[in-house]
Formats: sequence, structure tokens, C1' cells
RNA sequence: UGCCGAAUUCCCGGGGGCCUUCCUCGGGGAGCGGGGAACCCGAAUUUGGGGCGAAUCUCGCGGUUUUCCACGAGAAGCGCAGCUCUUUCAGCGCUAGCCCGUCAGCUAACCCCGCAGGCCGAGGAAAGAGA
Repeated sequence: UGCCGAAUUCCCGGGGGCCUUCCUCGGGGAGCGGGGAACCCGAAUUUGGGGCGAAUCUCGCGGUUUUCCACGAGAAGCGCAGCUCUUUCAGCGCUAGCCCGUCAGCUAACCCCGCAGGCCGAGGAAAGAGA
């Protein structure tokens, strides 16, 4: 000065700290995000099933000889590019991890939950709209 991500901001009260602002606990509002939950419709239950998330699928190959793992390639998806958004070309990178616990399709009213964590190094070009 920026990035991934929903993960920001304000107010009140208690405590700590102090050179004007910060930390922590509790409560509330706004905003952003997620889940559950009718009729109707749709479907289905050990081959268990499902959720957050871009993070899935196919082929080849080797180790296993079910499963699973490693490597390579492709498809699909996602992110970066410095005022913002959309589109295009070229370039670079990611495709994890975690959770529920036999249970959840869609779903109005209604109910519940989260607002974390982790990062970097000069960051191309064109068109349109805005600021």
C1' cells in the first nucleotide's frame, strides 16, 4: 500500500490500561454470510446420508492388489493484476481443509448460527460505463 475470505461497523455497561487512544467480558443495533423449517412440486432411505467451501470429475501410470496413496495430462470451477464494475486477449497461481452423526430435497411464516483465520513485493494490454 494491498490480497484471500461472509468475517465489518456503531452504541451501552463492567474490568484493565493510559497521553487521547487500545485490550477484554457481557448485551444490543445496522450490515454481510450460512443453516433448519409448510402446502404444492419433486424424490428417496448401509452402496448410509448431509453441510460450509472454488476446492470437483475423467483418463493414463506406478505402489496397493478392495479401499487408498503418489505422479502426469485434460475438463470444469476459483483467485490475482493497485480508483471501482463488466467484457476480451495474454500471463501467473489454487483446486484444500473442516463439520453433523443415521438425520435435514425445494420451502412462506418462523427459528437458529457466524462475523474468524491467513498472507505479500512492483503487479500487462484493450473496450465500455462510472467515480